RNA sequence: UUUUUAUCCAGAAAGACGGAGGGACAGGCCCGAUGAAGUCUUGACAACCCCAAGCCGAGAGGCAAGGAAGGUGCCAAUUCCUGAGAGAUAAGAA
Numbered sequence: 001u002u003u004u005u006a007u008c009c010a011g012a013a014a015g016a017c018g019g020a021g022g023g024a025c026a027g028g029c030c031c032g033a034u035g036a037a038g039u040c041u042u043g044a045c046a047a048c049c050c051c052a053a054g055c056c057g058a059g060a061g062g063c064a065a066g067g068a069a070g071g072u073g074c075c076a077a078u079u080c081c082u083g084a085g086a087g088a089u090a091a092g093a094a
Base pairs, nucleotide, nucleotide: 001094002093003092004091005090006089007088008087013042014041015040016039017038021031022030023029025083026082027081028080043075045073048071049070050067051066054063055062056061079086
């Protein structure tokens, strides 16, 4: 990068540096000098991967309360709204 499957009306911010943009794209509507993007630190949220009491099964294996050490993700607004052969994230495959 391509592809498959699942999810996207819940949830969760402080500090330092920085210094004008940001919310993917188009239109709208918003956020931003009471400090945008980005980087770093710490913290939180969540439970996809993960761990797992227990249950089912002859077995292979399946289901699973619960957990949060580890791998991701995420912490304005329903993916902010509408649109599209759209986007994002996770796990697998090539």
Background: A computed fold for a 94-nucleotide RNA from a Bacteroidota bacterium, annotated as SAM riboswitch aptamer (S box leader). Its Rfam family is "SAM riboswitch aptamer (S box leader)". Its family is annotated with regulation of gene expression in the Gene Ontology. Rfam's curators write: The SAM riboswitch is found upstream of a number of genes which code for proteins involved in methionine or cysteine biosynthesis in Gram-positive bacteria. The coordinates come from a structure-prediction model, not an experiment, and the mean pLDDT is 88.